[in-house]
This is a predicted structure of a 73-nucleotide RNA (transfer RNA) from an uncultured Clostridia bacterium. It was read from a public genome assembly. Its Rfam family is "tRNA". Rfam describes the family as follows. Transfer RNA (tRNA) molecules are approximately 80 nucleotides in length. Their secondary structure includes four short double-helical elements and three loops (D, anti-codon, and T loops). Further hydrogen bonds mediate the characteristic L-shaped molecular structure. tRNAs have two regions of fundamental functional importance: the anti-codon, which is responsible for specific mRNA codon recognition, and the 3' end, to which the tRNAs corresponding amino acid is attached (by aminoacyl-tRNA synthetases). tRNAs cope with the degeneracy of the genetic code in two manners: having more than one tRNA (with a specific anti-codon) for a particular amino acid; and 'wobble' base-pairing, i.e. permitting non-standard base-pairing at the 3rd anti-codon position.
RNA sequence: GGAAGAUUAGCUCAGUUGGGAGAGCAACUGCCCUACAAGCAGUGGGUCGUAGGUUCGAGCCCUACAUCUUCCA
Numbered sequence: 001g002g003a004a005g006a007u008u009a010g011c012u013c014a015g016u017u018g019g020g021a022g023a024g025c026a027a028c029u030g031c032c033c034u035a036c037a038a039g040c041a042g043u044g045g046g047u048c049g050u051a052g053g054u055u056c057g058a059g060c061c062c063u064a065c066a067u068c069u070u071c072c073a
Stems, first nucleotide, its partner, number of pairs: 001072007010025004019056001027043005049065005
């Protein structure tokens, strides 16, 4: 220098037909317990990497850029 893949909650990830933003773990609250852990119930937490574009409508489609991983030279 070129190519491919990834970027969504604190962490790991799903969301594949464009219309609901989600799961597990973690955190917090309550129940239980002498207490802790475990268990059970619940709550909060997101500019979906950034900026544009298309569309009635974008996590999803298009473009550029950024970061990370891998491959080629």